[in-house]
RNA sequence: UUGCCAUCCAGAGCGACCGAGAGACCUGGCUCGUUGACGUCGCAGCAACCCUCCGGACUUCGCGCAUUCGCCGCGGGGAUUCGGGUGCGGGUGCUACCGCCGGGAUCGAUGGGAA
Numbered sequence: 001u002u003g004c005c006a007u008c009c010a011g012a013g014c015g016a017c018c019g020a021g022a023g024a025c026c027u028g029g030c031u032c033g034u035u036g037a038c039g040u041c042g043c044a045g046c047a048a049c050c051c052u053c054c055g056g057a058c059u060u061c062g063c064g065c066a067u068u069c070g071c072c073g074c075g076g077g078g079a080u081u082c083g084g085g086u087g088c089g090g091g092u093g094c095u096a097c098c099g100c101c102g103g104g105a106u107c108g109a110u111g112g113g114a115a
Stems, first nucleotide, its partner, number of pairs: 001115002004112005013043005021032003025104005044095003049091003053085002055082002058078007099107001
């Protein structure tokens, strides 16, 4: 960079710096903002996408005091498993308003694979 999958009505803010616009884009609204928004940095927090950890199901191997023969128990391994659990820790993300709302479009954002 291209393409794929999932999510986007829950949740979580203070301080310092900066100084005029900001809520992605177009349009119509609504809102935030010199009582300093947006942004940057620091700290704190939220959440549970990936890793870790725990459990279930599946599968495979071994063992057995199980065996009307692949039923049962125990232990080890595996994976493109689960709208499972946890949140000590690691990688991201997020912390006004439903992605602020209606309409629009080669929409956008975040995470995880792939090439």